[in-house]
Context: one part of a larger RNA
Molecule: large-subunit ribosomal RNA, domain IV
Organism: Pseudomonadota bacterium
RNA sequence: CCGUCGUCAAGGAACUCGGCAAAAUGGUUCCGUACCUUCGGAAGAAGGAUCGCCGCUGUAGGGUUAGGGGACUUGCUCUCCGAAGCCCGAGGCGGCCGCAGAGAAUCGGCUCUGGGAACUGUUUACCAAAAGCACAGCUCUGUGCGAAGUCCAAAAGACAACGUAUACAGAGUGACGCGUGCCCGAUACCAGAAAGUUAAGGGGAAGGGUUAGUGCCCGCAAGGGUGCGAAGCUCUGAACCGAAGCUCUGGUAAAUGGCGGCCGUAACUAUGACGGUCCUAAGGUAGCGAAAUUCCUUGUCGGGUAAGUUCCGACGCGCAUGAAUCGCGUAAUCACUGGAGCCCUGUCUCAACGACGGACUCG
Numbered sequence: 001c002c003g004u005c006g007u008c009a010a011g012g013a014a015c016u017c018g019g020c021a022a023a024a025u026g027g028u029u030c031c032g033u034a035c036c037u038u039c040g041g042a043a044g045a046a047g048g049a050u051c052g053c054c055g056c057u058g059u060a061g062g063g064u065u066a067g068g069g070g071a072c073u074u075g076c077u078c079u080c081c082g083a084a085g086c087c088c089g090a091g092g093c094g095g096c097c098g099c100a101g102a103g104a105a106u107c108g109g110c111u112c113u114g115g116g117a118a119c120u121g122u123u124u125a126c127c128a129a130a131a132g133c134a135c136a137g138c139u140c141u142g143u144g145c146g147a148a149g150u151c152c153a154a155a156a157g158a159c160a161a162c163g164u165a166u167a168c169a170g171a172g173u174g175a176c177g178c179g180u181g182c183c184c185g186a187u188a189c190c191a192g193a194a195a196g197u198u199a200a201g202g203g204g205a206a207g208g209g210u211u212a213g214u215g216c217c218c219g220c221a222a223g224g225g226u227g228c229g230a231a232g233c234u235c236u237g238a239a240c241c242g243a244a245g246c247u248c249u250g251g252u253a254a255a256u257g258g259c260g261g262c263c264g265u266a267a268c269u270a271u272g273a274c275g276g277u278c279c280u281a282a283g284g285u286a287g288c289g290a291a292a293u294u295c296c297u298u299g300u301c302g303g304g305u306a307a308g309u310u311c312c313g314a315c316g317c318g319c320a321u322g323a324a325u326c327g328c329g330u331a332a333u334c335a336c337u338g339g340a341g342c343c344c345u346g347u348c349u350c351a352a353c354g355a356c357g358g359a360c361u362c363g
Stems, first nucleotide, its partner, number of pairs: 001358007010349002014347001019344001027051001029049003036041001038175001052096006061088004067081005072075001097101001109342007116334002121133002137173007149159003176329004181259003186256002188252005195247003201241002206236005213228006260278005287321001288318001299315005
């Protein structure tokens, strides 16, 4: 020096991101116990007192029941009282010892005030336990049974379910209380079917290729050249017919989502109930608000401190809150997260000593 412990003058969080760690609290019985509250809790709230041993009283009271009383359903019934003995026994009086009587060990620190999540639960096996997930409750959507949904090979078969809309499946929200505004233009879904568009397919106007035949030209002839061209075969192929979808017409926001700008205006100033104007599908309602959201920002005011970028209460032009991607409250709960206090301490001022095991030196 390292690890694990023990003690410590005076001070007592001055340490530090932060009381991290340590200290402190701790059991029993009795007394006593606030705000708030969903009346269950909060609560072991908080805060106090008591505790050993010996002697006396074995008391009050309780247990057990021989016996006695009552009832009827007459039973190994039910019920009430209850002696003696035995068992348990708070309490009372007197005394004794120590620094200390829950004598060791085991064995809550507490309070005030915010944020979040209602709660018990659950999770990253091996760096995250949480405010994440789940949850009961709420809402929407699908599904009428050979259900929807899921597995599977577009099958059979199976789950759903030996269930049947108070059911099952999917999605969101997340106890409870009070609430949940406006917008259907976009996207999505639902309903509609007149018109437009639209595939394969149907259809086959028309055209091309091929050539039996045939016209014309040259040639005495053989032959050559150049046209037309039936049937068949073959290639291409217009009009027209042609579903869903899309366009279109409506609906739906606890569907995905969205929820304005400029200018002026009141007997000082300031402010702007009010007016004008542009745009929009509609321009953010109730609430909450420098917030787990606030850039400017340590906003401003108040509180707490001698001193407070944190914290609490307010204010509100909110860079960039806001209503089931829920809004705002809320008792209880929490190894969650912020602020303050009491107690307590080697966290610190500021270090010291000791124990054990290492390191280290020598062998």